About this RNA: The RNA shown here (THF (Tetrahydrofolate) riboswitch aptamer) has 109 nucleotides. Model confidence (mean pLDDT): 83 of 100. Its Rfam family is "THF (Tetrahydrofolate) riboswitch aptamer". Rfam's curators write: Tetrahydrofolate (THF) riboswitch was first reported for Ames et al. as an RNA motif in 5' untranslated (5'-UTR)regions of folate transport and biosynthesis genes in Firmicutes genomes. On this family, see Ames et al., Chem Biol 2010: "A eubacterial riboswitch class that senses the coenzyme tetrahydrofolate". Of the family's consensus pairs, 94% are formed in the model.
This record gives sequence, C1' cells and structure tokens, in this order.
RNA sequence: AGUAGAGUAGACGCCGCGCGUCAAGUGCUGCGGGAUGGAAUGUAGCCCGCAGACGAAAAGCGAUAGUACCUCGGGGCUUCGCUUGCGAUGCGGCGCCGCGUUCGCUACG
Repeated sequence: AGUAGAGUAGACGCCGCGCGUCAAGUGCUGCGGGAUGGAAUGUAGCCCGCAGACGAAAAGCGAUAGUACCUCGGGGCUUCGCUUGCGAUGCGGCGCCGCGUUCGCUACG
C1' cells in the first nucleotide's frame, strides 16, 4: 500500500422525575444565527432568536377551607391535594442505531 474497526450532532425504545390540561409546550411556515467523529471539506439533520398562521381530553376520589341553593337530610360550584388518562410535552438514566470524501486514530499483516 491493503483489509477491518472505533468515535459527532442526533433519532428511536424502556424506566424515573417533572410541566401543562385555567393551554404553556410540541408540530407547521418565513427570516436570521449557532454547534456538529481528531483535522479539512461537503451533505444532512439538530439547536437558538424573531415574526406569522393553526390549535388540544378529560374523568374519578378526598378535604382544614369558601360559597349559591335547600324539604336542614343534603347539595352544586370555587380552592387545594391525590389517582387514572391526555399532550407530536420537558429533563435525566439505560439500551440501541448513528458522517459521504481525504487525512488522522486502533487492530491485522
């Protein structure tokens, strides 16, 4: 020389802890910016800011409390808490997947 391999950003799954359900977040469009295997380059996705349009799933239980009504037995609503859901929901852990070209790195020879 050659062959094989590792490693980014991040995607997905599971678990845990939160947030929202009084609608923030997520998703979409436009503009601007940023980071992204060790290096260069390129692609692509990702992140941030601004603007715009769109837009949702609640149910049950309890109580120190407040309160309409009441046949004074109750009883709806408000508030708070809990449980189960719901949200293209946030963060963390684990698993798994994860750079085209050139050089570098590791192993073989």